[in-house]
Molecule: SAM riboswitch aptamer (S box leader)
Organism: Ammoniphilus resinae
This record gives sequence, C1' cells and structure tokens, in this order.
RNA sequence: UUCUUAUCCAGAGAGGUGGAGGGACUGACCCUGCGAAACCUCGGCAACCGGCGUGAACGGCACGGUGCCAAUUUCAGAGGAAUAGAAAUGGCUAUUCCGAAGAUGAGAA
Repeated sequence: UUCUUAUCCAGAGAGGUGGAGGGACUGACCCUGCGAAACCUCGGCAACCGGCGUGAACGGCACGGUGCCAAUUUCAGAGGAAUAGAAAUGGCUAUUCCGAAGAUGAGAA
C1' cells in the first nucleotide's frame, strides 16, 4: 500500500512550545488570537487485540499493543429502494433502509 472483516447516536482534559488554521474530500454549517494545526509532559475515556471465566453467546480485568479525548463519521453527497406528504405526468420535501466514501482495530498478501 492492497484485500477481508467488525465497529462507528456513548465516553474522555490540563499545562508548556507554537502562532493560523482546523473539522479526510465537495457543498453547507461549525470550532479557533478567550489561541487552530503540530510537538512535548502529565491525566483520562474505551475495550479492537490481549488476559481470565465460558462449549459458545457473553461477562469481568485494564499490566501490555493500539486507538481516542467539540458537535452522530458535524450534516448531506457515486448510486438505489420503501413509506408519507405536496403535486398532477411532476421529480420537490421528510423519514427509514441498502450502499458509496472515510476512521479505527484484527487477519492476510
């Protein structure tokens, strides 16, 4: 880097350096000199791997390996389907679902 698979409406901050961006992308909307990104220190959340119990589902633990600590993955978005309303031959609005894209873990190449 690619493929497969699981999850993604919960949760979790202080200081220092820094000095204008950030929320993956597009559109919208938001955060940000009452200090963005990034880096460092300490802290925390969670439970994918791990470990224990178990036939398994699952339950507990949090040493270790990750990950995370604004807003549902901030909302919508390749494409579809269903329902309802408006409308009256139209392609609008809302909700739900499948999917696309993305993030993280695990396995494989």